[in-house]
């Protein structure tokens, strides 16, 4: 340099064009408890970036950034 794959809350992950992007752990608050833990309820937090197609994009296309791999 060429090609392939990956990128979603703090972490891990689901969503193969259509509900308000779902779940687990972690965090915070509350309930329970003599207290803690466990349990239950609630809250906040995410689609790497830019553009395009579409009525509608996490999803399809282009560019770009980061990571991994193959090859010369």
């Nucleotide at each position: 340099g060429a090609c392939u794959c990956c990128g979603u809350g703090g972490u891990c992950u689901a969503a193969u064009g259509g509900u308000g992007a779902g779940g687990a752990c972690a965090g915070c608050g509350g309930c329970c408890u003599u207290u803690c833990a466990a349990g239950c309820c609630g809250c906040a937090a995410a689609u790497g970036a830019g553009g395009g197609u579409u009525c509608a994009a996490u999803u399809c296309c282009c560019u770009u950034c980061g990571g991994a791999g193959u090859u010369a």
Predicted 3D model of a 72-nucleotide RNA (transfer RNA) from Luteolibacter sp. Its Rfam family is "tRNA". The family's RNA type in Rfam is transfer RNA. The sequence is in RNAcentral, with records from ENA. NCBI's taxonomy places the organism under Bacteria, Pseudomonadati, Verrucomicrobiia, Verrucomicrobiales, Luteolibacter.